[in-house]
Glycine riboswitch aptamer from Ferrimonas lipolytica, 100 nucleotides, folded computationally. Lineage of the source: Bacteria > Gammaproteobacteria > Alteromonadales > Ferrimonadaceae > Ferrimonas.
RNA sequence: ACGAGCCUCUGGAGAGUUCCAUUGACUUGGACGCCGAAGGCGCAAGCUGCAUACCCUGUGUAUGUAGUGAAACGCUCAGGCACAAAGGACAGAGAGUAGA
Repeated sequence: ACGAGCCUCUGGAGAGUUCCAUUGACUUGGACGCCGAAGGCGCAAGCUGCAUACCCUGUGUAUGUAGUGAAACGCUCAGGCACAAAGGACAGAGAGUAGA
């Protein structure tokens, strides 16, 4: 010099100002409708093991089964749905620890 995570700054989407009642209030409750980018959950090819069959007997092929296996894909539990605020995956910059 590099440098995960953490920290600081910056950028950062989507979806109902829906209806009913209620409130000083976009307040609270309910109903229906939606969003996906906190978090959470799911799996494709491939790879590995086992079993069976086959013949070219090999780091073999085929089938079945189990495991492993990713997301910005899917689910919509959680969260969110006027503006604002908050949050926000991810990205940029800074500082820099563990570490190699």